[in-house]
RNA sequence: AUCUGUGAAAUGCAAACCCGGCGAAAGCCGGCGACGCAAAGCCAAGGGCCUAAAGCAUACGCUAUGGCAGCCAGUUGCCGCA
Numbered sequence: 001a002u003c004u005g006u007g008a009a010a011u012g013c014a015a016a017c018c019c020g021g022c023g024a025a026a027g028c029c030g031g032c033g034a035c036g037c038a039a040a041g042c043c044a045a046g047g048g049c050c051u052a053a054a055g056c057a058u059a060c061g062c063u064a065u066g067g068c069a070g071c072c073a074g075u076u077g078c079c080g081c082a
Base pairs, nucleotide, nucleotide: 005079012037013036018031019030020029021028022027035070041075042074046072047071048068049067050066055062056061
């Protein structure tokens, strides 16, 4: 330095529910909480997924300018029994 993963040590993050607020919704912010995560750090101008206000359409739907990073990809990093 790279790969691997967490036996050990030191750490970190925070799902769902509930409460308050924003939003048309998806969802987001704060508080409580802890399902879990070896990147559950970052990244929305890679892929994928969600919603459909407005617009179009009436074959009853289409569509992102709105979102999701705890979906994959990309990228940066802690530790060192091996």